This is a predicted structure of a 476-nucleotide part of an RNA (small-subunit ribosomal RNA, 3' major domain) from Candidatus Nanopusillus acidilobi.
[in-house]
Context: one part of a larger RNA
RNA sequence: AGGCGGGGGGGCACACAAGGGGUGGGGUGUGCGGUUUAAUGGGACCUAACACCGGAAACCUUACCGGGAGCGACAGCAGGAUGAUGGUCAGGCUGAAGACCUUACCGGACACGCUGAGAGGAGGUGCAUGGCUGCCGUCAGCUCGUGCCGUGAGGUAUCCUGUUAAGUCAGGAAACGAGCGCGACCCGCACCCGUAGUUACGACGGGAAGGAUUUCCUCUCCGGUACACUACGGGGACUGCCAGGGAAACCUGGAGGAAGGCGCGGGCGACGGCAAGUCCGCAUGCCCCUAAUCUCCCGGGCUACACGCGCGCAACAAUGGGCGGGACAGUGGGAACCGACCCCGAAAGGGGAAGGAAAUCCCAAAAACCCGCUCUUAGUCCAGAUUGAGGGCUGCAACUCGCCCUCAUGACGGUGGAAUCCCUAGUAAUCGGGGGUCACUAUUCCCCCGGUGAAUACGUCCCUGCCCCUUGCACU
Numbered sequence: 001a002g003g004c005g006g007g008g009g010g011g012c013a014c015a016c017a018a019g020g021g022g023u024g025g026g027g028u029g030u031g032c033g034g035u036u037u038a039a040u041g042g043g044a045c046c047u048a049a050c051a052c053c054g055g056a057a058a059c060c061u062u063a064c065c066g067g068g069a070g071c072g073a074c075a076g077c078a079g080g081a082u083g084a085u086g087g088u089c090a091g092g093c094u095g096a097a098g099a100c101c102u103u104a105c106c107g108g109a110c111a112c113g114c115u116g117a118g119a120g121g122a123g124g125u126g127c128a129u130g131g132c133u134g135c136c137g138u139c140a141g142c143u144c145g146u147g148c149c150g151u152g153a154g155g156u157a158u159c160c161u162g163u164u165a166a167g168u169c170a171g172g173a174a175a176c177g178a179g180c181g182c183g184a185c186c187c188g189c190a191c192c193c194g195u196a197g198u199u200a201c202g203a204c205g206g207g208a209a210g211g212a213u214u215u216c217c218u219c220u221c222c223g224g225u226a227c228a229c230u231a232c233g234g235g236g237a238c239u240g241c242c243a244g245g246g247a248a249a250c251c252u253g254g255a256g257g258a259a260g261g262c263g264c265g266g267g268c269g270a271c272g273g274c275a276a277g278u279c280c281g282c283a284u285g286c287c288c289c290u291a292a293u294c295u296c297c298c299g300g301g302c303u304a305c306a307c308g309c310g311c312g313c314a315a316c317a318a319u320g321g322g323c324g325g326g327a328c329a330g331u332g333g334g335a336a337c338c339g340a341c342c343c344c345g346a347a348a349g350g351g352g353a354a355g356g357a358a359a360u361c362c363c364a365a366a367a368a369c370c371c372g373c374u375c376u377u378a379g380u381c382c383a384g385a386u387u388g389a390g391g392g393c394u395g396c397a398a399c400u401c402g403c404c405c406u407c408a409u410g411a412c413g414g415u416g417g418a419a420u421c422c423c424u425a426g427u428a429a430u431c432g433g434g435g436g437u438c439a440c441u442a443u444u445c446c447c448c449c450g451g452u453g454a455a456u457a458c459g460u461c462c463c464u465g466c467c468c469c470u471u472g473c474a475c476u
Stems, first nucleotide, its partner, number of pairs: 001476002003473003007470007015460002019423005027313007034305002042053002064300007074116004079110001086106003090102003120289002123287003129283002131278003134274003141180006147156003159172004185267005191235007200225002204223004209218003238260001241254005316416001320375007332363003337356002341352004382413001387408007429452008
């Protein structure tokens, strides 16, 4: 000087507390361990590995296993017009193959048989590396120049008091300044104005058609750009104003306002540390394999199953289940695509087919919700696992090993021990929707979108950690 302490002081965080909902039990989806296997490829292992490698693998992917086959630029040597390399009918071999073998032929100049060398390697080393990433941590810290102090390592500044989300600011002080961080900046959301009006809108005026017959409703067209929307540019918030406290910084309350005191959300992550992660995205040093550890093909495996763990989904019901009717979104996506509408089918789906490279057409129905009827506490009209049968779709191909529909079957489950996780507001909870992956396959994963919409926070450092000052130390 650091680090540490079951030392002290100050401050903070969904850290506790106050609340809401879960996980831990049973079923099931998925990842991991273990075991098994010819192979069940590899990585990741406290937080910070385990629905992670965008990792939903039928072939492909694929790196694994079994089997089969292929490949050496360039240079040199052996060989080669007495025919090289290469190609082929038939038969054999084979899962299938002129790959190989037998026999025969085509063809016309090279040459992996050898030496060196070279492609290739998802072969090794993340303890040789770049790049990128995670966590400490969006925490408030980490340093520099000069001066001053100290023999020196070093200290001071960076401390103290107040304040802040903040080393944020103010006052003091041998310091005065500065840099990287904080903030500002950038994007989105909330209010207003302007510009613009198709594919958006439909207030107002007019016309046509249909239904009602009374003014109204539906639909369409022409004016129109008011409202909404869309997307571009501006405005707006600054403790600016008022009151109280305070030396100031600032704090508390108020007014106006769509919005206050960081408005809300995001991007942005200091010096460094964890020899953290990744050589299997890519790049790359060194080492290794070279006719195989390279490349291709077929089949299998990554999907195994006595078990253990993580993350989810649907439930155990009446704030519910079933049936019928009715209402309201916002993101997105669409050409080997989205597919209205019509017909066939009980359905999955099939046959046609308009429109749409899309503010125009389509995916499209939103669901929870509301109304009516029904069920009456029961392993039930709860719950849906499992299995049987029939049918459909994608694809060369659904046996290992896909998804969907219908009928039948209806298991476990009656709120889950010790323990443990998330969340402070349009949040949690709950409801559906879109996209990614994608030939097919997501109710369950990931990323987005909107609908409905709470409870609680007195407070504290007790638990878990973090920051600053200080103290002790047998640690560096």